A computed fold for a 363-nucleotide part of an RNA from Candidatus Lightella neohaematopini, annotated as large-subunit ribosomal RNA, domain IV. Rfam family: Bacterial large subunit ribosomal RNA. Gene Ontology terms of the family: structural constituent of ribosome and ribosome. The coordinates come from a structure-prediction model, not an experiment, and the mean pLDDT is 87.

Context: one part of a larger RNA
RNA sequence: CUCAGGUGAAGGAACUAGGCAAAAUAGUGCCGUAACUUCGGAAUAAGGCACACUAACAUGUAAGUGAAGAAAGUACUUUUGGAGCUGAAGUUAGUCGCAGAUAAUAGCUGGCUGCAACUGUUUAUUAAAAACACAGCACUGUGCAAACACGUAAGUGGAAGUAUACAGUGUGACGCCUGCCCGGUGCCGGAAGGUUAAUUGAAGAGGUUAUUAUAUCUUUUUUAUAUAAUAGCUUUUGAUCGAAGCCCCGGUAAACGGCGGCCGUAACUAUAACGGUCCUAAGGUAGCGAAAUUCCUUGUCGGGUAAGUUCCGACCUGCACGAAUGGCGUAAUGAUGGCCAGACUGUCUCCACCUGAGACUCA
Numbered sequence: 001c002u003c004a005g006g007u008g009a010a011g012g013a014a015c016u017a018g019g020c021a022a023a024a025u026a027g028u029g030c031c032g033u034a035a036c037u038u039c040g041g042a043a044u045a046a047g048g049c050a051c052a053c054u055a056a057c058a059u060g061u062a063a064g065u066g067a068a069g070a071a072a073g074u075a076c077u078u079u080u081g082g083a084g085c086u087g088a089a090g091u092u093a094g095u096c097g098c099a100g101a102u103a104a105u106a107g108c109u110g111g112c113u114g115c116a117a118c119u120g121u122u123u124a125u126u127a128a129a130a131a132c133a134c135a136g137c138a139c140u141g142u143g144c145a146a147a148c149a150c151g152u153a154a155g156u157g158g159a160a161g162u163a164u165a166c167a168g169u170g171u172g173a174c175g176c177c178u179g180c181c182c183g184g185u186g187c188c189g190g191a192a193g194g195u196u197a198a199u200u201g202a203a204g205a206g207g208u209u210a211u212u213a214u215a216u217c218u219u220u221u222u223u224a225u226a227u228a229a230u231a232g233c234u235u236u237u238g239a240u241c242g243a244a245g246c247c248c249c250g251g252u253a254a255a256c257g258g259c260g261g262c263c264g265u266a267a268c269u270a271u272a273a274c275g276g277u278c279c280u281a282a283g284g285u286a287g288c289g290a291a292a293u294u295c296c297u298u299g300u301c302g303g304g305u306a307a308g309u310u311c312c313g314a315c316c317u318g319c320a321c322g323a324a325u326g327g328c329g330u331a332a333u334g335a336u337g338g339c340c341a342g343a344c345u346g347u348c349u350c351c352a353c354c355u356g357a358g359a360c361u362c363a
Stems, first nucleotide, its partner, number of pairs: 001358008010349002014347001019344001027051005036041001038173001052095006063086003069080004096100001108342007115334002120132002136171007148157003174329004179259003184256002186252005193247003203237006212228005260278005287321001288318001299315005
């Protein structure tokens, strides 16, 4: 020096990112116990007192249990009786120690506030949380061979259930509430018109030319050649028929989402209840607000401190809160975040010593 313990003058968080670590608290009975509250809690709130041993009360009390015996009745039993056994809690007097819950065991407490209602769950092996879940709330789908999910299928789950059921999505106890916008995207409904697939194949065009016609060659016939053209075959165009969808018309926001700008104006100043104008589908309502959201910012004011970028209460100029992507409150709960106080201490001023195990030196 390292590790594991112990003690410490005076001070008592001055340490530090932060009381991290340590110290302290601690049992049982009795007394006593605030704000707030969903009346259950908060609460072991907080804060106090008692506690050992011996004796007496009482050679073991109160209380519990309840034998023998006695009486009545007699099929069962009932009333009485108190032996024996078990056995608190306390009062008074005394004894000892620094100390009597004497060791071990064995809550630190209080105040303000953020977040999440709660118990619960989670990153096995750096995160336990404000994340997930949750009961409750809402919307949507599904009539049973259900929707939905797995599987190529058979089939299976859903469910040996049946809309007070099941599935999906969002929100997340409870209290008070949940405003405006359907223009865009989605979903639902509608079917007049427009557009639209496979299918159907009208009509036309090109190629070819059995047959036919004309012409030429050949003495004539047959034949051959050239031109025109029908049928057929073939290439191609595509009239007509034709659903959903889309266009279109409505609805729907606890569907995805969205919720303005400029200018002027009051008898000090300032501000603007008021007016004008542009744009929009509609222009942010209630509530909250420098917030887990505020850049400027350590905003300004108040509180707490001698001194406070944090904290608490306000203000509102909300860079860029806002209503189930929930808003605002909220008792209880939390190995949760921030701040403060008491108690307590080697965290510190400032280190010292002791015990044990290592390291180190020597053998």